This is a predicted structure of a 476-nucleotide part of an RNA (small-subunit ribosomal RNA, 3' major domain) from a metagenome. RNAcentral holds the full RNA, with entries from SILVA.
[in-house]
Context: one part of a larger RNA
RNA sequence: UGACGGGGGCCCGCACAAGCGGUGGAGCAUGUGGUUUAAUUCGAUGCAACGCGGAAUACCUUACCAAGCCUUGACAUCCCUGGACAAACUGUGAAAGCAGUCUUUUGGAGCAAUCCAACUAGGAGACAGGUGGUGCAUGGCUGUCGUCAGCUCGUGUCGUGAGAUGUUGGGUUAAGUCCCGCAACGAGCGCAACCCCUAUCGUUAGUUACCAUCAUUAAGUUGGGGACUCUAACGAGACUGUCCGUAAUAAGCGGGAGGAAGGUGGGGACGACGUCAAGUCAUCAUGCCCCUUACGGCUUGGGCUACACACGUGCUACAAUGGCCGGUACAAAGAGCUGCGAUACUGUAAAGUGGAGCUAAUCUCAAAAGCCGGCCCAAGUUCGGAUUGAGGGCUGCAACUCGCCCUCAUGAAGUCGGAAUCGCUAGUAAUCGUAGAUCAGCAUGCUACGGUGAAUACGUUCCCGGGCCUUGUACA
Numbered sequence: 001u002g003a004c005g006g007g008g009g010c011c012c013g014c015a016c017a018a019g020c021g022g023u024g025g026a027g028c029a030u031g032u033g034g035u036u037u038a039a040u041u042c043g044a045u046g047c048a049a050c051g052c053g054g055a056a057u058a059c060c061u062u063a064c065c066a067a068g069c070c071u072u073g074a075c076a077u078c079c080c081u082g083g084a085c086a087a088a089c090u091g092u093g094a095a096a097g098c099a100g101u102c103u104u105u106u107g108g109a110g111c112a113a114u115c116c117a118a119c120u121a122g123g124a125g126a127c128a129g130g131u132g133g134u135g136c137a138u139g140g141c142u143g144u145c146g147u148c149a150g151c152u153c154g155u156g157u158c159g160u161g162a163g164a165u166g167u168u169g170g171g172u173u174a175a176g177u178c179c180c181g182c183a184a185c186g187a188g189c190g191c192a193a194c195c196c197c198u199a200u201c202g203u204u205a206g207u208u209a210c211c212a213u214c215a216u217u218a219a220g221u222u223g224g225g226g227a228c229u230c231u232a233a234c235g236a237g238a239c240u241g242u243c244c245g246u247a248a249u250a251a252g253c254g255g256g257a258g259g260a261a262g263g264u265g266g267g268g269a270c271g272a273c274g275u276c277a278a279g280u281c282a283u284c285a286u287g288c289c290c291c292u293u294a295c296g297g298c299u300u301g302g303g304c305u306a307c308a309c310a311c312g313u314g315c316u317a318c319a320a321u322g323g324c325c326g327g328u329a330c331a332a333a334g335a336g337c338u339g340c341g342a343u344a345c346u347g348u349a350a351a352g353u354g355g356a357g358c359u360a361a362u363c364u365c366a367a368a369a370g371c372c373g374g375c376c377c378a379a380g381u382u383c384g385g386a387u388u389g390a391g392g393g394c395u396g397c398a399a400c401u402c403g404c405c406c407u408c409a410u411g412a413a414g415u416c417g418g419a420a421u422c423g424c425u426a427g428u429a430a431u432c433g434u435a436g437a438u439c440a441g442c443a444u445g446c447u448a449c450g451g452u453g454a455a456u457a458c459g460u461u462c463c464c465g466g467g468c469c470u471u472g473u474a475c476a
Stems, first nucleotide, its partner, number of pairs: 001476002003473003007470007015460002019424005026316008034307002042053002064302007073127001077126002079123005088101005106117004129291002132289003138285002140280003143276001145274001150189006156165003169180003195268004200236007210225002214223002239262001242256005318417001322376007334365003339358002344353003383414001388409007430452007
């Protein structure tokens, strides 16, 4: 100087407390461990691995296994020889491959011989290739402490020196934020602000959006309008500016006015010096090591989907604030040409036929909880939907291993969950649906979007994590 303490002081954080909803019990989905297996490819492992890499495992992907094949190779550059190549066909075969048949003769320069270029077959070797090893050789990227308020430097001063001071102290703040003091005076990286979204208003602009007034219609449908909504560009607006109190006449704090918004208005992007030899050699790049008729390459089939079990994360429930039936209303944000696909018709339905419109503020995908009316009457039920049987639909060469959906039948566990444990402080939790990426098909996952919309916070003694000062130490 640090680190540590079941030392002290001060202070924060959904850390506790106060509340609301869960997990832990059930069934299923998914990931992991274990076990099994020819293979169940590999990685991730306290917080910070476990719906993680994987924004899609039938083939492909694919790295794993079995079998059948190739050896200058699926891919790149160079050399030699030949030829256009491609295409078509036969045998064998699961395919790849192997063996063969047949047809045909690229472009440019030049009178031509020939040369050049691309493509292709064969050959020799340099080489290719490796998701083989090492993340403890590395770059890059990322997680974490932590959006915590810290981490340092120059000059000066003090100390023999390590180092100290500044950065400590008194207040204050979300903040090393600001004020005051001070052997310090300044400065840098962080904080904040500058950026984006959102809340209010104005100006400009009105099409595909809008419709108050006037006509018109089944309908903003059409004429029309430029007010309103909205769209999207530029501005305004919030700064403790103002008043009172308080504080040290400071920084600030408490309350009020005005205001759409008030003291960082709400949210996002943004992550200091560093820590964990943290993670990644399987995104990529890369040193070294290793393989080279194989640890490379191709193909078919299988596996990654196994199942006594254990754990994590979820979905659906156990019901009446509910379930079912009929009627009826209101979003936002997105996506769409090998695409989204209306109206209509067929089918109980999944879906099919068909194809209007739309390269989209124009057309389409396209809401649910809610509201109105009816049934159910406390039951393992008109709750719950697992499981299984049968019949269908869709995608796709192909749904057996191993996809999704529909209908009929079947109707399991489950009556609110032990010890323990998680999230959340407001348009939040809870609850309801919607869209997108991936994608032929496949979502209870992920990422976004809106609808409805709470309770509680006395407080900081305690648990956990963190910051500053101080103290002890046989630790570095």
Model confidence (mean pLDDT): 85 of 100.